[in-house]
This is a predicted structure of a 73-nucleotide RNA (transfer RNA) from Chloroflexales bacterium ZM16-3. The sequence is in RNAcentral, with records from Rfam. Rfam family: tRNA. By type it is a transfer RNA. RNAcentral records the identical sequence in 2 taxa.
RNA sequence: GCCGGCGUAGCUCAAUUGGCAGAGCAACGGUUUUGUAAACCGUAGGUUCAGGGUUCAAUUCCCUGCGUCGGCU
Numbered sequence: 001g002c003c004g005g006c007g008u009a010g011c012u013c014a015a016u017u018g019g020c021a022g023a024g025c026a027a028c029g030g031u032u033u034u035g036u037a038a039a040c041c042g043u044a045g046g047u048u049c050a051g052g053g054u055u056c057a058a059u060u061c062c063c064u065g066c067g068u069c070g071g072c073u
Base pairs, nucleotide, nucleotide: 001072002071003070004069005068006067007066010025011024012023013022019056027043028042029041030040031039049065050064051063052062053061
């Protein structure tokens, strides 16, 4: 230099013929216990990497950039 994958909650990841963004763990509150842990119940947490385009509607499709991983030279 060229090509490809990935970027979504604090972390690990879901979410497809475009139609209300979710789970597990972690955090917080509660029940239980002499106390802690475990278990159970609940709560909160998101500008879906950035900018633009298409569309009634974009995490999803298109373009550019950035970051990251890999391949080729």